[in-house]
Molecule: transfer RNA
Organism: Nitrososphaerota archaeon
This record gives sequence, C1' cells and structure tokens, in this order.
RNA sequence: GGACUGGUAGUCUAGUGGUAUGAUGAUGCCCUCACAUGGCGUAGAUCAUGGGUUCAAAUCCCAUCCAGUCCA
Repeated sequence: GGACUGGUAGUCUAGUGGUAUGAUGAUGCCCUCACAUGGCGUAGAUCAUGGGUUCAAAUCCCAUCCAGUCCA
C1' cells in the first nucleotide's frame, strides 16, 4: 500500500428500514437472626465520527478514525 471483518450500557452480546434485546455488574425492596442463594423492580446506550438517501437509519450509501486477520 491492497482486501476483508468488527466498533451497540461499566463489561459481554442480539438486532436484514418502523419502541435498541438479553446476560453480567450497580442499586432499591422482599426473603434470612445474619450472610449466601432466590424473587420482584429501578437507573444505565444521543448504536465509533461526519455527511448522504428515505416519511422514517444501529441497519442502506460515501468519507474518516480505531482494533483485528490475510496478501504484498
């Protein structure tokens, strides 16, 4: 330098144009003499950045940034 894959909550992760999912962690209550386990809730994401298409974009298109794999 070229090709490809990926970037979504503190962490991991699902999501083929129409409310962003689950786990884990955090936190409140219940349970217990107490702890652990368990049960029911709550908060937490401007979906890497900028632009374009569209009534509507995490999703489609372009550019850029970061990480990884392969080729040279």